Glycine riboswitch aptamer from uncultured Sphingomicrobium sp., 82 nucleotides, folded computationally.
[in-house]
RNA sequence: CGCGCGGGAGAGACCCGGGCCGAAAGCCCGGGCGCCGAAGGAGCAACCGCCCCCGGAAUCUCUCAGGCAAAAGGACCGCGCG
Numbered sequence: 001c002g003c004g005c006g007g008g009a010g011a012g013a014c015c016c017g018g019g020c021c022g023a024a025a026g027c028c029c030g031g032g033c034g035c036c037g038a039a040g041g042a043g044c045a046a047c048c049g050c051c052c053c054c055g056g057a058a059u060c061u062c063u064c065a066g067g068c069a070a071a072a073g074g075a076c077c078g079c080g081c082g
Base pairs, nucleotide, nucleotide: 001082002081003080004079005078006077007076012033014032015031016030017029018028019027020026034068035067036066040064041062042061043060047056048055049054
């Protein structure tokens, strides 16, 4: 570093319009605002390395992406294998 297993949080099951549908429910598309930070990305630079240069850099910051029922995903932790 990779694979497998287990654990794994946060935030509207929001509102409006249209379509499918006999109605409801459900699903799809578009728009609107409100929010989350733990895929990724970017930024500062705490920190680290050989401490001049240089290099590596976060769970911090941003919210581009992603996410806000479930599912999926998921930093990180533990175990096993290569």
Its mean pLDDT, the model's own confidence on a scale to 100, is 77. The sequence is in RNAcentral, with records from MGnify. The model forms 85% of the base pairs in the Rfam consensus. The organism belongs to Sphingomicrobium, within Bacteria.